The RNA shown here (Bacterial RNase P class A) has 322 nucleotides and comes from uncultured Cellulophaga sp. The model forms 98% of the base pairs in the Rfam consensus. Rfam family: Bacterial RNase P class A. It is annotated as a ribozyme. Model confidence (mean pLDDT): 77 of 100. It was read from a public genome assembly, where an Rfam model found it.

[in-house]
RNA sequence: UUAGCAGGUCACCUUAUCGCUGCAUGUAAAACUUGUUUUUACAUGGAGAGGAAAGUCCGGACACCAUAGUGCAGUAUAGCGGGUAACGCCCGUCCGCCGAGAGGUGAGGACAAGUGCAGCAGAAAGUAUGUACAGGUAAUGCUGUAGUGAAACCAGGUAAACUCUAUGCGGUGCAACGCCAUGUAAAUCAGUGUUUAAGGGUGCACGCCCAAACUGAAGGGUAGGCGGUUAGAGCUUCUAAGUAAUUAGUUGUCUAGAUAAAUGAUAAGGACCUUUAAACUUGUUUAAAGUUACAGAAUCCGGCUUAUGACCUGCUUUUAUU
Numbered sequence: 001u002u003a004g005c006a007g008g009u010c011a012c013c014u015u016a017u018c019g020c021u022g023c024a025u026g027u028a029a030a031a032c033u034u035g036u037u038u039u040u041a042c043a044u045g046g047a048g049a050g051g052a053a054a055g056u057c058c059g060g061a062c063a064c065c066a067u068a069g070u071g072c073a074g075u076a077u078a079g080c081g082g083g084u085a086a087c088g089c090c091c092g093u094c095c096g097c098c099g100a101g102a103g104g105u106g107a108g109g110a111c112a113a114g115u116g117c118a119g120c121a122g123a124a125a126g127u128a129u130g131u132a133c134a135g136g137u138a139a140u141g142c143u144g145u146a147g148u149g150a151a152a153c154c155a156g157g158u159a160a161a162c163u164c165u166a167u168g169c170g171g172u173g174c175a176a177c178g179c180c181a182u183g184u185a186a187a188u189c190a191g192u193g194u195u196u197a198a199g200g201g202u203g204c205a206c207g208c209c210c211a212a213a214c215u216g217a218a219g220g221g222u223a224g225g226c227g228g229u230u231a232g233a234g235c236u237u238c239u240a241a242g243u244a245a246u247u248a249g250u251u252g253u254c255u256a257g258a259u260a261a262a263u264g265a266u267a268a269g270g271a272c273c274u275u276u277a278a279a280c281u282u283g284u285u286u287a288a289a290g291u292u293a294c295a296g297a298a299u300c301c302g303g304c305u306u307a308u309g310a311c312c313u314g315c316u317u318u319u320a321u322u
Base pairs, nucleotide, nucleotide: 003316004315005314006313007312008311009310010309012270013269014268015267016266017265018264020048021047023045024044025043026042027041028040029039030038031037032035050294054305055304057303058302059301060300061299062173063172064171065170069206070205071204072203074169075168076167077166078165079093080092081091082090083089094108095106096105097104098103109164110163114162115161116158117157131146132145133144134143135142177227178226179225180224188217189216190215191214192213199210200209201208202207234253235252238249239248240247241246271292273290274289275288276287277286278285279284280283
């Protein structure tokens, strides 16, 4: 100096004014349920959208339902070892492939269980076939070499071909689910059924379990409030073990909780980056203009994938000089 590989940090900052939402404390008023109950207003304090909140692709926590098998089907994973609550994730390592390399990537078990697939060329592409030359036989492509081709002596290749093997897999999802209040029509008509079981549940069949209601028509009432709702497989300091992922002990800490959805607006200054101009200290300073990405919680957590601005560290490589 050129071009890369891997990992990490931040995600504009400060001040002032006004505004929004929750929580805690206090004051005042109103209401009826007469209680520190509800609503409203004010004051003080402190908090308020991410590394991906995205995709909804995996695994769970939690909630409710089911749990009776037998046979079949479906689906997921796939070298070896370790980690984790668990995983299709992470770490290490072996092998294959890509790359000059740092590195990246793998749908990485089985082709003698079976069935398939391979254009052209070639005589012929599978217990198939016999071109040319040579050897041999009673005889026969019986044997060898050459030609073609990726592949030509019960062939080898291919499973991200069907398949086989090993190991797993119940369902639905916070609009889960639970509680309270209000109101009505637990009514009407028709069919089926009431242990001789209609209907429902279990991926399917059989079996098993629940069951007095079920299906259709017409019609009526309601859709309001509270909980779930954020103290966690949480974040963080240090030490020890380990190649690492991580584990154990330990220090400190509490950091949205909305429910049609709040977390903002204005002003000034600063910072990163880009361009232009000038100066000289040749990479610094000054001035002006511009710019600051991807994008927004909705039950919560661990991953993967995708989008994206600036900077830092280590490593590989090109060129030039000493």